Background: A computed fold for a 265-nucleotide part of an RNA from an uncultured Erysipelotrichaceae bacterium, annotated as large-subunit ribosomal RNA, domain VI. The prediction has a mean pLDDT of 90. It matches the Rfam family "Bacterial large subunit ribosomal RNA".
[in-house]
Context: one part of a larger RNA
RNA sequence: CGUAGGAAGUUUGAGUGGAGUAAUCCUUAGUACGAGAGGACCGGGAUUAACAGAGCACUGGUAUACCAGUUGUCACGCCAGUGGCAUGGCUGGGUAGCUACCUCUGGAACAGAUAAACGCUGAAAGCAUCUAAGCGUGAAACUAACCACAAGAUGAGACUUCCCACCUCGUAAGAGGUUAAGGACCCUCCAAAGUUAGGAGGUUGAUAGGUUGCAAGUGUAAGCACAGUAAUGUGUUCAGCUGAGCAAUACUAAUAGUCCGAGGA
Numbered sequence: 001c002g003u004a005g006g007a008a009g010u011u012u013g014a015g016u017g018g019a020g021u022a023a024u025c026c027u028u029a030g031u032a033c034g035a036g037a038g039g040a041c042c043g044g045g046a047u048u049a050a051c052a053g054a055g056c057a058c059u060g061g062u063a064u065a066c067c068a069g070u071u072g073u074c075a076c077g078c079c080a081g082u083g084g085c086a087u088g089g090c091u092g093g094g095u096a097g098c099u100a101c102c103u104c105u106g107g108a109a110c111a112g113a114u115a116a117a118c119g120c121u122g123a124a125a126g127c128a129u130c131u132a133a134g135c136g137u138g139a140a141a142c143u144a145a146c147c148a149c150a151a152g153a154u155g156a157g158a159c160u161u162c163c164c165a166c167c168u169c170g171u172a173a174g175a176g177g178u179u180a181a182g183g184a185c186c187c188u189c190c191a192a193a194g195u196u197a198g199g200a201g202g203u204u205g206a207u208a209g210g211u212u213g214c215a216a217g218u219g220u221a222a223g224c225a226c227a228g229u230a231a232u233g234u235g236u237u238c239a240g241c242u243g244a245g246c247a248a249u250a251c252u253a254a255u256a257g258u259c260c261g262a263g264g265a
Base pairs, nucleotide, nucleotide: 001152005163006162007161008160009159010158011157015149016148017147018146021049022048023047024046025045026044027043033038051106052105053104054103055102059100060099061098062097066093067092068091069090070089071086072085073084074083075082076081111143112142117137118136119135120134164264166177167176168175169174182260183259184258185257186202187201188200189199190198207253208252209251210249211248212247213246214245216242217241218240223236224235225234226233227232
């Protein structure tokens, strides 16, 4: 821009893409078959690999604004306590999120028409012949079926609901304007994100931050007291501190406002 008014929502599915795998074991059955050695079809069940999709409850990984320990050095006048730098200095742990080595799920079943192949009936050609007329069986391939996308499918589909038939110019076509339903700008944000888009909100408010509580992590802070010559230990203290998690709470910021948007050939 189109989809013959303007919107919001729900859809049909022409079509497109994806998937389609395999192995081992048990059983049928040491059966059929075979002199024996050996050893099935068909059918039933279990497990696994690789691949694919999804997820983070579990098991782990990661953690550069979490906690603790610790070395060297510099600084805060000194002690104590802290901070900077040294690969996040190193070491031990670790929430959220992300993630795989973790977890869940999938390949199917059913059907149609077939390929090779195997047949029935059967002439040409009194026989024979799956073929010439006719009728069957038959594969991971094909068409459906399963999953995803999908009306720019210009062949532009369908359904439900909402908004109304305004003003000016013009003979008319049409042009311009104020609006409706609705949408956007702007702002606070997100398990959404390259910019976008999508989603949650904007005081009639829990959208983000803060605060409070909880969870979770670390592992018992500082100060003081006591014991010890001291290093240090004990008590106060399951303390103190804490990024992302879950709630509650308008304290802070989403104020105020602006724009677009039909009049139905």